[in-house]
Molecule: transfer RNA
Organism: Gammaproteobacteria bacterium
RNA sequence: GUCCCCAUCGUCUAGAGGCCCAGGACCCUAGCCUUUCACGCUAGUAACGGGGGUUCGAAUCCCCCUGGGGACGCCA
Numbered sequence: 001g002u003c004c005c006c007a008u009c010g011u012c013u014a015g016a017g018g019c020c021c022a023g024g025a026c027c028c029u030a031g032c033c034u035u036u037c038a039c040g041c042u043a044g045u046a047a048c049g050g051g052g053g054u055u056c057g058a059a060u061c062c063c064c065c066u067g068g069g070g071a072c073g074c075c076a
Base pairs, nucleotide, nucleotide: 001072002071003070004069005068006067007066010026011025012024013023018056028044029043030042031041032040049065050064051063052062053061
């Protein structure tokens, strides 16, 4: 330098154009339960890396950038 893969709640992840103003588990917070704690139950907080494009509609498709990982090269 070229090419490929990845980036979503605090963590791990679902998602393949409309059923997603994004779901689940764990964590956390509050309440219930309990003599207390734990367990359990209920509720809640919390995320699509940035920009542009396509489209009636984008987490999803395309381009650029950023960051991470990988493969293969060139010159002196």